The RNA shown here (c-di-GMP-I riboswitch aptamer) has 96 nucleotides and comes from a Desulfuromonadales bacterium.
Its mean pLDDT, the model's own confidence on a scale to 100, is 83.
The sequence was found by an Rfam model in a public genome assembly.
RNA sequence: UUUCGAAAAUGGCAAACUCGGAGAAAUCCGGAGACGCAAAGCCACGGGUCCUCAGUCAUCCAUGAAAAGGAUGACACGGAUAGCCGGGUUGCUGAA
Numbered sequence: 001u002u003u004c005g006a007a008a009a010u011g012g013c014a015a016a017c018u019c020g021g022a023g024a025a026a027u028c029c030g031g032a033g034a035c036g037c038a039a040a041g042c043c044a045c046g047g048g049u050c051c052u053c054a055g056u057c058a059u060c061c062a063u064g065a066a067a068a069g070g071a072u073g074a075c076a077c078g079g080a081u082a083g084c085c086g087g088g089u090u091g092c093u094g095a096a
Base pairs, nucleotide, nucleotide: 004094005093012037013036018031019030020029021028022027035083041089042088043087045086046085047084048081049080050079051078055075056074057073058072059071060070061069
């Protein structure tokens, strides 16, 4: 230095629930709170999962035929998730 993670030490982060705020939502930020975590530090590069306001299409409301509107589903754009996995990158410690 690299791989790896036994025993420890200094410490660190912080799930659920809850309060306040942002957002259409997933979710995020802050307070409180600790389930856990050797990267549960950081990065959306690959995969997975989640959301879908507005947009397009289809069906229905529904008709003699329509318009506007509403509901449902699908698609795509977009967004989220690093505590889903892989990958990249930085870091504390030191037995085998």